[in-house]
Model confidence (mean pLDDT): 85 of 100. Predicted 3D model of a 525-nucleotide part of an RNA (small-subunit ribosomal RNA, 5' domain) from an uncultured Bacilli bacterium. Its Rfam family is "Bacterial small subunit ribosomal RNA". On this family, see Yusupov et al., Science 2001: "Crystal structure of the ribosome at 5.5 A resolution".

Context: one part of a larger RNA
RNA sequence: GGAUGAACGCUGGCGGCGUGCCUAACACAUGCAAGUCGAUCGGGGGGAGCAAUCCCCUAGAGGCGAACGGGUGAGUAACACGUAGGUAACCUGCCCUCGAGUCUGGGAUACCCGGGCGAAAGCUCGGCUAAUACCGGAUAACCGGGGAGGGGGCAUCCCCUCCUUCUGAAAGGCGCCUUCAAGCGCCGCUCUUGGAUGGACCUGCGGCACAUUAGCUAGUUGGCGGGGCAACGGCCCACCAAGGCGAGGAUGUGUAGCCGAUCUGAGAGGAUGACCGGCCACAAUGGGACUGAGACACGGCCCAUACUCCUACGGGAGGCAGCAGUGGGGAGUUUUCGGCAAUGGGCGAAAGCCUGACCGAGCAACGCCGCGUGAGCGAUGAAGGCCCUCUGGGUCGUAAAGCUCUGUUGCGGGGGACGAAACGCCGGACCAGGAAAUGGGUCCGGCCUGACGGUACCUCGCCAGAAAGUGACGGCUAACUACGUGCCAGCAGCCGCGGUAAUACGUAGGUCACGAGCGUUAUCC
Numbered sequence: 001g002g003a004u005g006a007a008c009g010c011u012g013g014c015g016g017c018g019u020g021c022c023u024a025a026c027a028c029a030u031g032c033a034a035g036u037c038g039a040u041c042g043g044g045g046g047g048a049g050c051a052a053u054c055c056c057c058u059a060g061a062g063g064c065g066a067a068c069g070g071g072u073g074a075g076u077a078a079c080a081c082g083u084a085g086g087u088a089a090c091c092u093g094c095c096c097u098c099g100a101g102u103c104u105g106g107g108a109u110a111c112c113c114g115g116g117c118g119a120a121a122g123c124u125c126g127g128c129u130a131a132u133a134c135c136g137g138a139u140a141a142c143c144g145g146g147g148a149g150g151g152g153g154c155a156u157c158c159c160c161u162c163c164u165u166c167u168g169a170a171a172g173g174c175g176c177c178u179u180c181a182a183g184c185g186c187c188g189c190u191c192u193u194g195g196a197u198g199g200a201c202c203u204g205c206g207g208c209a210c211a212u213u214a215g216c217u218a219g220u221u222g223g224c225g226g227g228g229c230a231a232c233g234g235c236c237c238a239c240c241a242a243g244g245c246g247a248g249g250a251u252g253u254g255u256a257g258c259c260g261a262u263c264u265g266a267g268a269g270g271a272u273g274a275c276c277g278g279c280c281a282c283a284a285u286g287g288g289a290c291u292g293a294g295a296c297a298c299g300g301c302c303c304a305u306a307c308u309c310c311u312a313c314g315g316g317a318g319g320c321a322g323c324a325g326u327g328g329g330g331a332g333u334u335u336u337c338g339g340c341a342a343u344g345g346g347c348g349a350a351a352g353c354c355u356g357a358c359c360g361a362g363c364a365a366c367g368c369c370g371c372g373u374g375a376g377c378g379a380u381g382a383a384g385g386c387c388c389u390c391u392g393g394g395u396c397g398u399a400a401a402g403c404u405c406u407g408u409u410g411c412g413g414g415g416g417a418c419g420a421a422a423c424g425c426c427g428g429a430c431c432a433g434g435a436a437a438u439g440g441g442u443c444c445g446g447c448c449u450g451a452c453g454g455u456a457c458c459u460c461g462c463c464a465g466a467a468a469g470u471g472a473c474g475g476c477u478a479a480c481u482a483c484g485u486g487c488c489a490g491c492a493g494c495c496g497c498g499g500u501a502a503u504a505c506g507u508a509g510g511u512c513a514c515g516a517g518c519g520u521u522a523u524c525c
Stems, first nucleotide, its partner, number of pairs: 001525004006521005013371006019364002021329001026327003030324003035064003040061002043058006071282003081206007090199002095195002099191004103137004112127006144165009172187005208254003215245003220242004225237003257279004261272004284305005307318004335361001337360003343357001344355004374405004384396005410462006419452001424447008469514005474495003480509005490497002
C1' cells in the first nucleotide's frame, strides 16, 4: 500500500447492487417450511333438480413424491476432495427408443358397523365390502444350463448368430362412436433392446504440522473354499501359510471439510476456502435396520443415553445445523414481513393444489459504485476570532452579507411501466392417420394472469431552502503559531516528547489529508 462476512470511537443526506452468528454442531416458546391425485377404489357429507342425473368436499385403501429442494461444517489427514484413468466387476424410478403383450381365475382388508380397555397417546375383539392393493393359472422374452459356428481382447475372459432346455409377467381408467357388442383415441400396466441421466466401486498422481511421536499390525498380509452384495473385495466366515507397513517418515498426537476460486504480489510465491458453483459429511448423542429404483433417511421407524414437556403416576410426547423468531454466549451479525406474478420443483389428463426453494419488500454506511449538501458575480477586504514589531498591520477571506441564477436531490400534484409469455379456454386454417368420431401435430386470432407497486420512470409546480464530518500537523509524513502545564498532567506505530519560552502534553486560531465518511483495533499478503 492492498484486502476483510469485521468490530469499536466520532459523525451521518440519498440511490443502485451486493452482503449480514466467523462465538455455543448451546437450549429452544409460537407459526409456517411436502404434498398431491376422485380420470385407481369402496364409503361418508354437502349442493342443484320432480326425477334420471350432475357438481363440490373428503377420513380411509391405493399410486407417485417425500432420497429433490433447504441448512450446517461437528466429524474426517481419508480414494473425503482435485485431476487423469479403469469396471472384461456394477445398478439406474420418471424420460426417449426397439420389439412383443395387456388372457383367465381367487381370497382378503382398511374405512364402516357392533363390543371392550385407556386420563391421554392410542390399542384390541367380532362382522361387512372395493380396487391400478394382494395371490394363483396361461402365454412370451431376457438371464442361467447344454451344444454348434464366428469375431475380439487385457490374465481371470468379452461380444454376435443359431438350436435346445429351465424358470416365468401384466391393470385398468377416461373419452369418442355405437341398438347391444365390437372398435378407435388418450393416459396407464408388463416383459424386452438400446440410450440418456443419476449413482456405485477400483487405481496412478497431488495438496497440513510435530521425530521433544520410531517402530506399527492377529482379520493383521496372502491363499483355498464358501457366505453376502447391484458388483469386486478380509466385506464376513472356516481352514492353511507367515506375512504386511515403515526415515522416500509407518504408527501416534495436534490441527483441518476438499475444490472451482478469493486476497495479495511484476511474477514466482504466500495466505484464505464468507457469499456463488461442484463434491463430501452430518441432522440432540450413539447404534440399528425397514420401505423403496434410490436412504441406513433433517421435518420416517426402532433401541439406548442426556435434556425438556404432559400425566388421573399406570403411561405418554419432543428434537429449528429449514424460514422467521426467543434466551444464552459474544466486540459482533436482520423481519415471528408479502407473493406464488416470474424461474424451478412435487402431484395431476387438465383445471389446479402445495412450495419460508425462489421472487420481492423490511432492518444495518457492513462493503462497492454513483449523486448531493449549490453555481456565477461580489472588497469600504465589514463585524468577529487569532497572531504581531500594536493610533498600525497580517490572517480566516470572495469567505460572509448583497445581487443574479440553477433545481440534481428534496417536498407537493398528475400520468405510469418492463418483467407476461406461456399453460388453459374459445374461434379458425392446414396436415398425418382412420370407416367415422374423439383424439394428435403445425400455424393464426382472441380471452385470462403482477407479490414487488401507484414502485421505477416521465411530467408540472415550489424553495438555496432540509443535508459535513473525521483524523492529523517533531522526523518518517503533507500541514505552525499562541496560551496553559512544568519529568506533573499526559502523548507514543518506531525514534522518542514533558524537569518554565514544548511546532511532540491540553486548548484555541490557522493549516494539511480524506470525505458520508474518517480514524482505531484485529487478521492476511